Notes
The part of an RNA shown here (small-subunit ribosomal RNA, 5' domain) has 511 nucleotides and comes from an uncultured bacterium. Model confidence (mean pLDDT): 83 of 100.
[in-house]
Context: one part of a larger RNA
RNA sequence: GAUAAACGCUGGCGGCGCACAUAAGACAUGCAAGUCGAACGAACUUAACCUAUAGUUUACUAUUGGAGCGGUUAGUGGCGGACUGGUGAGUAACGCGUAAGCAAUCUGCCUAUCAGAGGGGAAUAACAGUGAGAAAUCACUGCUAAUACCGCAUAAGCUGUGAGUAUCGCAUGAUACAAGCAGAAAAGGAGCAAUCCGCUGAUAGAUGAGCUUGCGUCUGAUUAGUUAGUUGGUAAGGUAACGGCUUACCAAGACGAUGAUCAGUAGCCGGACUGGGAGGUUGAACGGCCACAUUGGGACUGAGAUACGGCCCAGACUCCUACGGGAGGCAGCAGUCGGGAAUAUUGCGCAAUGGAGGAAACUCUGACGCAGUGACGCCGCGUGCAAGAAGAAGGUUUUCGGAUUGUAAACUGCUUUAGACAGGGAAGAAGAAGUGACAGUACCUGUAGAAUAAGCUCCGGCUAACUACGUGCCAGCAGCCGCGGUAAUACGUAGGGAGCGAGCGUUAUCC
Numbered sequence: 001g002a003u004a005a006a007c008g009c010u011g012g013c014g015g016c017g018c019a020c021a022u023a024a025g026a027c028a029u030g031c032a033a034g035u036c037g038a039a040c041g042a043a044c045u046u047a048a049c050c051u052a053u054a055g056u057u058u059a060c061u062a063u064u065g066g067a068g069c070g071g072u073u074a075g076u077g078g079c080g081g082a083c084u085g086g087u088g089a090g091u092a093a094c095g096c097g098u099a100a101g102c103a104a105u106c107u108g109c110c111u112a113u114c115a116g117a118g119g120g121g122a123a124u125a126a127c128a129g130u131g132a133g134a135a136a137u138c139a140c141u142g143c144u145a146a147u148a149c150c151g152c153a154u155a156a157g158c159u160g161u162g163a164g165u166a167u168c169g170c171a172u173g174a175u176a177c178a179a180g181c182a183g184a185a186a187a188g189g190a191g192c193a194a195u196c197c198g199c200u201g202a203u204a205g206a207u208g209a210g211c212u213u214g215c216g217u218c219u220g221a222u223u224a225g226u227u228a229g230u231u232g233g234u235a236a237g238g239u240a241a242c243g244g245c246u247u248a249c250c251a252a253g254a255c256g257a258u259g260a261u262c263a264g265u266a267g268c269c270g271g272a273c274u275g276g277g278a279g280g281u282u283g284a285a286c287g288g289c290c291a292c293a294u295u296g297g298g299a300c301u302g303a304g305a306u307a308c309g310g311c312c313c314a315g316a317c318u319c320c321u322a323c324g325g326g327a328g329g330c331a332g333c334a335g336u337c338g339g340g341a342a343u344a345u346u347g348c349g350c351a352a353u354g355g356a357g358g359a360a361a362c363u364c365u366g367a368c369g370c371a372g373u374g375a376c377g378c379c380g381c382g383u384g385c386a387a388g389a390a391g392a393a394g395g396u397u398u399u400c401g402g403a404u405u406g407u408a409a410a411c412u413g414c415u416u417u418a419g420a421c422a423g424g425g426a427a428g429a430a431g432a433a434g435u436g437a438c439a440g441u442a443c444c445u446g447u448a449g450a451a452u453a454a455g456c457u458c459c460g461g462c463u464a465a466c467u468a469c470g471u472g473c474c475a476g477c478a479g480c481c482g483c484g485g486u487a488a489u490a491c492g493u494a495g496g497g498a499g500c501g502a503g504c505g506u507u508a509u510c511c
Stems, first nucleotide, its partner, number of pairs: 001510003005507005012381006018374002020339001025337003029334003034079003039076002042073004049066002052063004086292003095217008105209002110205007118152001120150002127142006158183004164177005188197003218264003225255003230252008267289004271282004294315005317328004345371001347370003353367001354365004384414003394405004418452001420447005428438001455500005460481003466495005476483002
């Protein structure tokens, strides 16, 4: 000098930040991922309207039926739940950083271009009925729709095979053309319509992802040998893709004092702190990457997961139970218990920014924007200003003359920042209009009145600042040297002083 700090004493305001470092311990409760009726059947509800009946005064009122604009949604279906958000347990690794490569790869939504969408079929949830169960839920029978599912047709510059030709390269090879043969597609919706939104195949881009490699990446030799799918080859399988990735066979290799293996510790980086620099330390907040989601294992779906708020199995734990069986996962935001020196509200809003769905209106969004708590940090402001000598009183001290506190106070005049009260009152809204959680906030004007606001540590030397009393190697102090045994500037108190100041000191850690 610095800190995600804590503790002691003290504490007026504002702005901007930061806030479980310990038990990746356990969690009550609420919320954190939905959306689309312009994909689909169905159910419920309903304005204007029509018809009939009754009352009645022509108008009108009540009821039945029809049709129906619109609204709501349990289910099928689509897209999204792989983003966002959290944590750092594991990991010494192509995990991360940096620089390259993929002639060994995939990529939903988006952009551009080309081509297309013909004709059929069988189901199923919802629903109805029956049944089982305490519940969670499930079984059977029957009915029905689709942008759900399945054939057929058509299709190239797509896929497979392929006589070849040309160009090129980086080893396997790549690109372009290529007769022939075989194969693979589709879905509709809204609108009067125009058209728009979708659907299918192909090519290119963009974005995202996967894989490979060079170099770098803590400590220990009181860890010296390690390794059998191990190292390489052939063949096959598998993958989007290369590869012992997997399997069979063959060979006996591979790594290692340039530190293998083993053990310990640890998420990595941009950065941050410090330092003149070289360097050292660190990885909170913000950003990038990785890993994890009660512990271990597994796959399914999907463009993408081996999936925090999805599924299955096993373990531990908690809860419900009619004992047969079930339910759960805060390292999301709040909050609780526990642990700890120690770390906040079960708040408001989708107004802004961003995300998901939707044609849109809009819905959802504890992301985010705000407010609340905490002097935890940084920065700014205030606690008054001027004048005032009888150098008041009081305190302390004294050689009793005085000295000091001290222009300090009182007294007199002035001001009103912050605060209080009253009035007005935003920008942030993306401009035709409307839409603001924050917020009646910031800010402006007025009113009254010095009014409401100073402490902490130190005073032997280092180190700025000294006397008195008490104590008497006691009580105590102390960062180091050291002080204290009867005049202690070093302990305790008082007066005075020094330093910093809404803080001051101590402890811890780094330079």
Record summary: It matches the Rfam family "Bacterial small subunit ribosomal RNA". The gene name in the source record is rrs.